[in-house]
RNA sequence: GGCUGGGUAGCUCAGUGGUAGAGCGAGGCCCUCAUAAAGCUUAGGCGUGGGUUCGAUUCCCUCCCCAGCCA
Numbered sequence: 001g002g003c004u005g006g007g008u009a010g011c012u013c014a015g016u017g018g019u020a021g022a023g024c025g026a027g028g029c030c031c032u033c034a035u036a037a038a039g040c041u042u043a044g045g046c047g048u049g050g051g052u053u054c055g056a057u058u059c060c061c062u063c064c065c066c067a068g069c070c071a
Stems, first nucleotide, its partner, number of pairs: 001070007010024004018054001026042004047063001049061003
């Protein structure tokens, strides 16, 4: 330099046009003599900038970052 895959919550990952979810974690409540576990609940997120569309996490382009392959 070229090619492929990826970037979504604090972490690991879903979601492939129509209000973004799970598990674990964090705060609160409940329970207990107390702690843990169980139960209920709350907060928190789509890498950047453009384009297409009535509507973009999703489709297209540029850039940034990560991993791998080729040279």
Overview
The RNA shown here (transfer RNA) has 71 nucleotides and comes from a Minisyncoccota bacterium. The prediction has a mean pLDDT of 84. Rfam family: tRNA. By type it is a transfer RNA. The RNAcentral record of the sequence draws on ENA. Taxonomically the source falls in Minisyncoccota (Bacteria, Bacillati).